RNA sequence: ACCAAGGUGUGCGCAUUCGCCCGAUUCACGUCGGGAGGAAAGUCCGGACACUACAGGGCAGGAUUCCGUGUGAAAACGCGGGCACCGGUCGUCAAGGGCCGGUGACGGAAAGUGUCACAGAAAACAAACCGCCGGAGGCAACUCCGGUAAGGGUGAAAAGGUGGGGUAAAAGCCCACCGCGGUGCCGGUGACGGCACCGGCAGGAUAAACCCAAUCCAGUGCAAGACAAAAUAGGGAAGCAGGCGGCCCGUCUCAUGCUUCCGGGUAUGUCGCCCCGCCGCAAGGCGGAGUCGCCGGCGCAAGCCGGUGGCUAGAGGAAUGAAUGCGACCGGUGCCGUUCGCGGCGUCGGCACAGAAUCCGGCUUACAGCACCUUGGUCUUU
RNA sequence: GCUCCCGUAUUUCAAUGGAUAGAAUUCUGGCCUCCGAAGCCGGCGAUCUGGGUUCGACUCCCGGCGGGAGCGCCA
Repeated sequence: ACCAAGGUGUGCGCAUUCGCCCGAUUCACGUCGGGAGGAAAGUCCGGACACUACAGGGCAGGAUUCCGUGUGAAAACGCGGGCACCGGUCGUCAAGGGCCGGUGACGGAAAGUGUCACAGAAAACAAACCGCCGGAGGCAACUCCGGUAAGGGUGAAAAGGUGGGGUAAAAGCCCACCGCGGUGCCGGUGACGGCACCGGCAGGAUAAACCCAAUCCAGUGCAAGACAAAAUAGGGAAGCAGGCGGCCCGUCUCAUGCUUCCGGGUAUGUCGCCCCGCCGCAAGGCGGAGUCGCCGGCGCAAGCCGGUGGCUAGAGGAAUGAAUGCGACCGGUGCCGUUCGCGGCGUCGGCACAGAAUCCGGCUUACAGCACCUUGGUCUUU
Repeated sequence: GCUCCCGUAUUUCAAUGGAUAGAAUUCUGGCCUCCGAAGCCGGCGAUCUGGGUUCGACUCCCGGCGGGAGCGCCA
C1' cells in the first nucleotide's frame, strides 16, 4: 500500500412543478404550518395505560445468576475489577509462571438422582489386553500362579503433574517443586488473592439433564376498554354449574341462572390517540418532560450538574409520493495533463436495508457507499 | 394490530442425547406377462437455516426464515 473479517459512527443535499395525509383559518375558492427510521422490522424482554369483586391455605409454573459501581420505573446497558478458557510473546530441562489481546448463558457436581453410545481388559465401589518383574513347569516355543497402573494400546474422558530416590519390577512407597483439600493469618468494600501449617490425595464429565440455593414474578392486550348508534330470531342444542387473576382445597353466589356450540344480525361514530399540564373565546402565553446540538464545570471512566438553542408525524386498509434539473459520493469508459501516487474535463450507470399504526425503554436481525478502530493475509521499502 | 402453534424423503408419519435417521406412499431399474395392472426384488431421495452447550444434537438452548390458526360488537 492492497485485500478480507469484525466493531463503531454516518446513512445523500438543494431547487421547481404536479399530487397525498393531518391541523389551523375561510361561507367557499384558497392560504399557512407539520408530515418516517436507525432499525419504523422481528414481536424477543421490560414498563406505562385499560379491564378482570385480589378472603385464606397448599401446589404447580416462569424468569434471573462472579464482584463493585453508574444510569434507569423496570428490563437492560455502560465502566472498573476478579476468575476460567483461547491466541501471541517472554521465561523454565519440563510443569507451574509474567506481560499483551480476545472470548465467556461466569451460583452449586463435597444434598440427592440420572446419563456417559462405540471402542476398550477396565467408565466411577475402578480395572491386568500387550508389556515389565518374581515364582513353578517345560529341552524349547510357551503355559500356569502372583506382583505391578511406570510404558504401549482404546477412548471425548483411564483416578494428580515434573524431576529424583527407591524397588525383583513398580507405585505418594518416600522426597523437592507445582497442583488439590482443610485450618489459621494477612490484603481487598467485595468477587477473590497471598502466605504459613496440616493432609499423601479425599478426587472424572454433564445442571442450555432432573434438581438444589438465592432473588423476583397475577392474567389478558388498544380487536384492552368507555360512551353513543345500527340491525334481528327474547331462536335452537348440549352441559350443570359459575366467580374467587394457572390448578386444588376451601369459600361465596345461583336455577326467569351460567357456560359452550349451532344459527342469525351488525362491520358505524366519538374518545382512548398522539409530548403533558394550566390560563385564554381565539391567536397565543406560562410551566414541566423527552430528544438532538453547542458551551462551562466535576469525575480514572461510564456518567453527573448548570446554561442555551432547535425539534415533538399522526391515518384508521392506512398519507409521507412522482417527474425534471443542478450538485455530492461510488464504479466503468474516452481524451488531456502528470512529480506515475493521481488529477481535470466529457459520457454512461449506480446511490443500501427498509415504510410509523396506543405510547415508551431495551434486545436481536437487515444494511450500498464513506469515515475511524481492531485483527489476519499478501506485496514493497528501510 | 395482538396472541398461540408447527417445520424430518414428493406426501403421511416414526425415531431415551449414542447405527449408516426408519416405515408406508411417490419416482425409478429389473423379474413376471403377448402387453398392461397387481405382485416380487432392488435403487434414488430428508432432519427449514445460522450459532452455542455436550465427547456426541432430529432431540437441549439462543437468533433468523417460512407456514398455519385464533381474537370485534349485539341478542

This is a predicted complex of two RNAs, RNase P RNA and transfer RNA, with 457 nucleotides together. The prediction has a mean pLDDT of 76. It holds a member of the Rfam family "Bacterial RNase P class A". By type it is a ribozyme.